A computed fold for a 484-nucleotide part of an RNA from a Minisyncoccota bacterium, annotated as small-subunit ribosomal RNA, 5' domain.
It was read from a public genome assembly.
The coordinates come from a structure-prediction model, not an experiment, and the mean pLDDT is 85.
Context: one part of a larger RNA
RNA sequence: GGAUGAACGCUGGCGGCGUGGAUAAGGCAUGCAAGUCAAACGAUCCUUGUGUUUACAUAAGGGUAGUGGCAAACGGGGUAGUAACAGGUAGGAACAUACCCAUGAGUCAUGAAUAACUAUAGGAAACUAUAGCUAAUACAUGAUAUCCCUACGGGGGAAAGAUUUAUCGCUCAUGGAAUGGCCUGCUUAGUAUCAGCUAGUUGGUGGUGUAAUGGACUACCAAGGCUAUGACGCUUAGGGGAGCUGAGAGGCUGACCCCCACCAUUGGAACUGCGACACGGUCCAAACUCCUACGGGAGGCUGCAGUCGAGAAUCUUCCGCAAUGCACGAAAGUGUGACGGAGCGACGCCGCGUGAUGGAUGAAGUCCCUCGGGAUGUAAACAUCUUUUAUACGUGAAGAAUUUUAUUGACAUUAGCGUAAGAAUAAGAGGUUCCUAAACUCGUGCCAGCAGGAGCGGUAAUACGAGUACCUCGAGCGUUAUCC
Numbered sequence: 001g002g003a004u005g006a007a008c009g010c011u012g013g014c015g016g017c018g019u020g021g022a023u024a025a026g027g028c029a030u031g032c033a034a035g036u037c038a039a040a041c042g043a044u045c046c047u048u049g050u051g052u053u054u055a056c057a058u059a060a061g062g063g064u065a066g067u068g069g070c071a072a073a074c075g076g077g078g079u080a081g082u083a084a085c086a087g088g089u090a091g092g093a094a095c096a097u098a099c100c101c102a103u104g105a106g107u108c109a110u111g112a113a114u115a116a117c118u119a120u121a122g123g124a125a126a127c128u129a130u131a132g133c134u135a136a137u138a139c140a141u142g143a144u145a146u147c148c149c150u151a152c153g154g155g156g157g158a159a160a161g162a163u164u165u166a167u168c169g170c171u172c173a174u175g176g177a178a179u180g181g182c183c184u185g186c187u188u189a190g191u192a193u194c195a196g197c198u199a200g201u202u203g204g205u206g207g208u209g210u211a212a213u214g215g216a217c218u219a220c221c222a223a224g225g226c227u228a229u230g231a232c233g234c235u236u237a238g239g240g241g242a243g244c245u246g247a248g249a250g251g252c253u254g255a256c257c258c259c260c261a262c263c264a265u266u267g268g269a270a271c272u273g274c275g276a277c278a279c280g281g282u283c284c285a286a287a288c289u290c291c292u293a294c295g296g297g298a299g300g301c302u303g304c305a306g307u308c309g310a311g312a313a314u315c316u317u318c319c320g321c322a323a324u325g326c327a328c329g330a331a332a333g334u335g336u337g338a339c340g341g342a343g344c345g346a347c348g349c350c351g352c353g354u355g356a357u358g359g360a361u362g363a364a365g366u367c368c369c370u371c372g373g374g375a376u377g378u379a380a381a382c383a384u385c386u387u388u389u390a391u392a393c394g395u396g397a398a399g400a401a402u403u404u405u406a407u408u409g410a411c412a413u414u415a416g417c418g419u420a421a422g423a424a425u426a427a428g429a430g431g432u433u434c435c436u437a438a439a440c441u442c443g444u445g446c447c448a449g450c451a452g453g454a455g456c457g458g459u460a461a462u463a464c465g466a467g468u469a470c471c472u473c474g475a476g477c478g479u480u481a482u483c484c
Base pairs, nucleotide, nucleotide: 001484002483003482004481006480007479008478009477010476013352014351015350016349017348018347019345020344026308027307028306030305031304032303035070036069037068040067041066043064044063045062046061047060048059049058050057051056077263078262079261086188087187088186089185090184091183092182095180096179097178100176101175102174103173104172105171106170107169108142109141110140111139117132118131119130120129121128122127147156148155149154161168162167189235190234191233196226197225198224201223202222203221204220205219206218207217208216238260239259240258241257242253243252244251245250265286266285267284268283269282288299289298290297291296316342318341319340320339324338325336326335327334328333355385356384357383358382365376366375367374368373391420392419393418394417395416399411428473429472430471431470432469433454434453435452439468440467441466442465443464449456450455
């Protein structure tokens, strides 16, 4: 000198774009953050209409809980753990894939239940038990199949309908796309005041297991394997793209944004499913908190806001699904604290302003003085002008449409544009001995104090405190911390 997710002190006009819990992965009140489909299904309620005296039947629309499907493994958050196939990069062979795309073939026959509902019962609640009824794209059985296995004899394996004629589905096989699992070479912090480590350990054979390879697991056999090119241990740490600095080589860092990994109160486990060993799923254990009729139950903000705590320190319990995207749906659409926006903070960067021109043989005040004068200083006053900005009023977008018409904007009392009056609404901070740009006077008297270094202060201090003047930067200026 540059830099920062900064903090502190003094000061503070506006706008744009960014950015904001770095500490306690400490505890959390409250609300919201994952639903959707009636064109899979039965029931029930409401509205309107038709037949009808009612009962009842039927048509259209809507609501409710339930069965069923898909989604919930994405999106969002955090960096605790992890020094290792975790990351980066380059390769490999023994694999899987819901949705999507392409091609081919098929969609036949039949059955038994169950929730909802009704009745009864238990419980403070959470919820639960028994009996009965009913449907399906839920469940089950059989048939067939280009497919698979085979010792070539044979064996095994599918399907689901809906709506009303436009389609949307379902099953099998092959290929694709993209995604994921697995393996390997190289690479990736400190420490030797860690020198030896290892029995599923290293390899083989037969099995088990998996989507798949493999001591991944198991039985038997052999005795191997790693290590000063640092094994093993300990400490620290998410990795990369990148960021800062530097002429570069390098050094330091890993906030925001993107990719990957891991985690979800702590520890463990599996279930469902194409996919999880699952943040807003289940079970068990533990700690903590809450409810209780004391028998028993409920919970998990490292989602968005917000709260307490600790801290030098970090925001609104805001608006909207209008756009982009995602889930579901044939669609209309619904949901979405993703996202789009607004709010708060000079936290950062950038831009703009706080007026312009004229104005003295130089007002007043203040300071200095050799008492002659000098400085503040064209500065002010005063005159003329302008209106950026702020204010008021009016006008007013793009962002929004292949659903070719129409409708639809949170932001938005927006941006922009026009008009109006009036200099009107707007300057400080640090410094002035030398390094280092800028000095005089008074006060103090090794005191009070200053200070980055040298150093200054003990009676004329340009170094302390004050005043005046000046210097630097300027809505900022200084200080502290850290890196180059």